Overview
Predicted 3D model of a 469-nucleotide part of an RNA (small-subunit ribosomal RNA, 3' major domain) from an uncultured bacterium.
Context: one part of a larger RNA
RNA sequence: UGACGGGGGCCCGCACAAGCGGUGGAGCAUGUGGCUUAAUUCGAGGCAACGCGAAGAACCUUACCUAGGCUUGAAAUGUAUUUGACCGCCGGUGAAAGCCGGUUUCUCUUCGGAGCAAAUAUACAGGUGCUGCAUGGCUGUCGUCAGCUCGUGCUGUGAAGUGUUCGGUUAAGUCCGGCAACGAGCGCAACCCGUGUCAAUAGUUGCCAGCAAGUAAUGUUGGGGACUCUAUUGAGACUGCCUGUGUUAAGCAGGAGGAAGGCGCGGAUGACGUCAAGUCAGUAUGGCCCUUACGCCUAGGGCUGCACACGUGCUACAAUGGGAGGUACAAUGAGACGCAAUACCGCGAGGUGGAGCAAAUCUACAAAACCUCCCUUAGUUCAGAUCGCAGUCUGCAACUCGACUGCGUGAAGUCGGAAUCGCUAGUAAAGGCGUAUCAGCUACGACGCCUUGAAUACGUUCCCGGGCC
Numbered sequence: 001u002g003a004c005g006g007g008g009g010c011c012c013g014c015a016c017a018a019g020c021g022g023u024g025g026a027g028c029a030u031g032u033g034g035c036u037u038a039a040u041u042c043g044a045g046g047c048a049a050c051g052c053g054a055a056g057a058a059c060c061u062u063a064c065c066u067a068g069g070c071u072u073g074a075a076a077u078g079u080a081u082u083u084g085a086c087c088g089c090c091g092g093u094g095a096a097a098g099c100c101g102g103u104u105u106c107u108c109u110u111c112g113g114a115g116c117a118a119a120u121a122u123a124c125a126g127g128u129g130c131u132g133c134a135u136g137g138c139u140g141u142c143g144u145c146a147g148c149u150c151g152u153g154c155u156g157u158g159a160a161g162u163g164u165u166c167g168g169u170u171a172a173g174u175c176c177g178g179c180a181a182c183g184a185g186c187g188c189a190a191c192c193c194g195u196g197u198c199a200a201u202a203g204u205u206g207c208c209a210g211c212a213a214g215u216a217a218u219g220u221u222g223g224g225g226a227c228u229c230u231a232u233u234g235a236g237a238c239u240g241c242c243u244g245u246g247u248u249a250a251g252c253a254g255g256a257g258g259a260a261g262g263c264g265c266g267g268a269u270g271a272c273g274u275c276a277a278g279u280c281a282g283u284a285u286g287g288c289c290c291u292u293a294c295g296c297c298u299a300g301g302g303c304u305g306c307a308c309a310c311g312u313g314c315u316a317c318a319a320u321g322g323g324a325g326g327u328a329c330a331a332u333g334a335g336a337c338g339c340a341a342u343a344c345c346g347c348g349a350g351g352u353g354g355a356g357c358a359a360a361u362c363u364a365c366a367a368a369a370c371c372u373c374c375c376u377u378a379g380u381u382c383a384g385a386u387c388g389c390a391g392u393c394u395g396c397a398a399c400u401c402g403a404c405u406g407c408g409u410g411a412a413g414u415c416g417g418a419a420u421c422g423c424u425a426g427u428a429a430a431g432g433c434g435u436a437u438c439a440g441c442u443a444c445g446a447c448g449c450c451u452u453g454a455a456u457a458c459g460u461u462c463c464c465g466g467g468c469c
Stems, first nucleotide, its partner, number of pairs: 008469006015460002019423005026315008034306002042053002064301007073124001077123008088103006106115003126290002129288003135284001137279003140275001142273001147186006153162003166177003192267004197235007207224002211222003238261001241255005317416001321375006334363002338357002343352003382413001387408007429452007
């Protein structure tokens, strides 16, 4: 000077408390450990590993195993020599890769050669091999916490201190006052994006109030720019105004007006640093190691293995429900190797067919709540695991190992011990919809979107984390 303390003071945070809903019990999905295995590739390990890298493991991917092959190599650059072929096509063998045989016999030319290709030789390539404790870059974390420093001056022999402490105040080292300090920088805030109100401009593919036409019906048509909306530019919120309070300060409390009020709300944005945190398997890269193999190609298998243990989720245990019928309202976003309407076939998954649409034009488009009827508290008309049969689709190919449909089967489960998690408002909870990856899919995941829409916060004694003295 820091760090630490079952030292003190002050102050924050879904930290506790007050509430709401879960996890921990069941079945299944998924990740991990362990076990097993020829292999079950590798990494990640308290918070900050474990639905994580992986926004898609049947082959491929793929790095692992077994087997079959190649050795200047699958791809790169160069040198030397030789050849004019090589590629391709055909045949044999083979699981394929490959190997063997046959066929074919390059282009330009200033005739020196050049290009291209192959073979041989040689430099080399290649390595998801090791080291993240040799590194760059990127990332997590404390933490969007309010801190971390510097110049000059002053103090101290010095390490250092001061400033940055103190009194108020703030979400904030935010601001005010005071002060041997005076200033400054990185952070805070603001500038950026979205959203909430209004105006101007613009009016198609969007909209339809008024006018006209038309239909079984529909902005369908003429037309219109009012409205909604779209998207560009502006306005608007600044404690600006009033009252009180406060040190005549910073500010705080209440009020007015206002779509919005004191950071309006949400996002992006992450200081100096910490953890030799993570990543050599994204890429880059030092060193070390392999070089007829630790490189490369191929087929099949494995990554999906199952006594068990843990994490994260989904579905339930029912009547605020289940089933049947009727029926109304979204937003994001996606579409040409695509989205696919009307129509027809099928109980259905789906099939046939292909109008329209590179899209405010066309396409796919909601679900629960609500209304009516049945069920009447039961392992049930709850729940749906498991299994059998028959099918659909994708794809060379669904045995290992895909999703979905129909019929049958109908397990555990009656609200979950100790313990533990999330959340303060359009939030929690509940409901569906969309997208990326992608042939298909193990998506119940991830990331978004809208719909319905609460309860509670006395307070800071205590638990946890953090800031200042």
RNAcentral holds the full RNA, with entries from ENA. Its mean pLDDT, the model's own confidence on a scale to 100, is 83.